[in-house]
RNA sequence: AUGUUAUCAAGAAAGGUGGAGGGAUUAGACCCUUUGAAACCUUAGCAACCCUCUAAUCUAUCUAGAGAAGGUGCUAAAUUCUACCCUGUUCUGAAGGUGUUUCAGAAUGUAAUGGAUAGAUAACAG
Numbered sequence: 001a002u003g004u005u006a007u008c009a010a011g012a013a014a015g016g017u018g019g020a021g022g023g024a025u026u027a028g029a030c031c032c033u034u035u036g037a038a039a040c041c042u043u044a045g046c047a048a049c050c051c052u053c054u055a056a057u058c059u060a061u062c063u064a065g066a067g068a069a070g071g072u073g074c075u076a077a078a079u080u081c082u083a084c085c086c087u088g089u090u091c092u093g094a095a096g097g098u099g100u101u102u103c104a105g106a107a108u109g110u111a112a113u114g115g116a117u118a119g120a121u122a123a124c125a126g
Stems, first nucleotide, its partner, number of pairs: 002125007013043005021032003026083004044075003049071002051067005079118001084115002087109009
């Protein structure tokens, strides 16, 4: 690299170096940024995945609560939003030939704290 499982609308920033980009990727939108982007470093913090303790049950790997020394992670905006899945209306074209039918395209909407896909992080496997 890859696979499995869990989580992703909560929370938490100052300083130094740096000097123009950044918000994962593609497209669109929107936003951050010379009142200083990315990146790196220092300190601080958040959270509780790993971890520690307690209780009940006990096969305990599960459940609940507490903790924060250590390993990660994180510290603008929902993973910034949309895209695929459902579906309404209108328009255009074609077929068909009177059956308020079928197909294609376009425009504009709808639901949903949804699902999928992709991604991020952790733990385990490898």
Annotation
The RNA shown here (SAM riboswitch aptamer (S box leader)) has 126 nucleotides. Its Rfam family is "SAM riboswitch aptamer (S box leader)". From the family's description: The SAM riboswitch is found upstream of a number of genes which code for proteins involved in methionine or cysteine biosynthesis in Gram-positive bacteria. Its mean pLDDT, the model's own confidence on a scale to 100, is 76. It was read from a public genome assembly, where an Rfam model found it.